The RNA shown here (c-di-GMP-I riboswitch aptamer) has 77 nucleotides and comes from a Desulfobulbaceae bacterium.
[in-house]
């Protein structure tokens, strides 16, 4: 550097639900919680899906939907 893996070790993140708050909404933030995750780290780059307006289309959301960019611990080839 490239590939494989999550058995071990050290750890990490955190679904649904509930409480509070923001938003027209999707959804987001904090707390609690732990379904799961080997990038469930990060980015709306492409697609999908969702929301709003809607004639075309435009705007927003989702990175725990797929692909992909960048970055990364351990073991192993």
């Nucleotide at each position: 550097u490239c590939g494989a893996g999550a058995a071990a070790a050290a750890g990490c993140c955190a679904a649904a639900g509930c409480c509070g708050g923001g938003g027209c909404a999707a959804c987001c933030c904090g707390g609690u919680g732990a379904c799961g995750g080997a990038a469930a780290g990060u980015g709306a780059g492409c697609g999908g899906c969702c929301c709003u307006g809607a004639u075309c289309c435009a705007g927003g959301g989702u990175g725990g939907c797929g692909c992909u960019g960048c970055u990364g611990c351990c073991u192993u080839g």